[in-house]
The RNA shown here (Guanidine-I riboswitch aptamer) has 110 nucleotides and comes from Insulibacter thermoxylanivorax. The model forms 97% of the base pairs in the Rfam consensus. The coordinates come from a structure-prediction model, not an experiment, and the mean pLDDT is 81.
RNA sequence: CAUUAAGUUCUCUAGGGUUCCGCUGUGAGCCGCAGGACUGGACCGAGAGAGAACGCGCUGAGGUUUGGAUGAAAGCCUUGGCGGCACGGAGGGACAAAAGCCCGGGAGAU
Numbered sequence: 001c002a003u004u005a006a007g008u009u010c011u012c013u014a015g016g017g018u019u020c021c022g023c024u025g026u027g028a029g030c031c032g033c034a035g036g037a038c039u040g041g042a043c044c045g046a047g048a049g050a051g052a053a054c055g056c057g058c059u060g061a062g063g064u065u066u067g068g069a070u071g072a073a074a075g076c077c078u079u080g081g082c083g084g085c086a087c088g089g090a091g092g093g094a095c096a097a098a099a100g101c102c103c104g105g106g107a108g109a110u
Base pairs, nucleotide, nucleotide: 007054008053009052010051011050012049015044016043020041021040022038023035024034025033026032056083057082058081059080060079061078062077063076064075065074066073085105087108091103092102093101
C1' cells in the first nucleotide's frame, strides 16, 4: 500500500434521557403548570459486553454430478471441527431528549 464479509439480524445487559403513562408538588376540583440530583411502566441501547440463528472462509468423512486418457480438476448434498486481536479523545448528529447509539475498529496512541 492492496485484498477479504475482523459478516448480518434478533434477544438481553451495562448505560441513557424525559415525548407518552405513572408518581410528586401546585392550584378547591376538571383541565393545566413545574419536577428525571423521581424508584418505576414503556422507550433508545454497545466494534472493543453476553447469547442465539443464519451466513462466510479453511478443513475431515460419506454420497453424487460434470469430465474421463488407469485422468487432472471443479460443482452440489449430508454431517463434524476451527475462526484471532482490539488503548481510544474532543467535537458534532438524530429522535421529545440523552447515552458505550451514529460520525467511529474514526482522529490519535502502542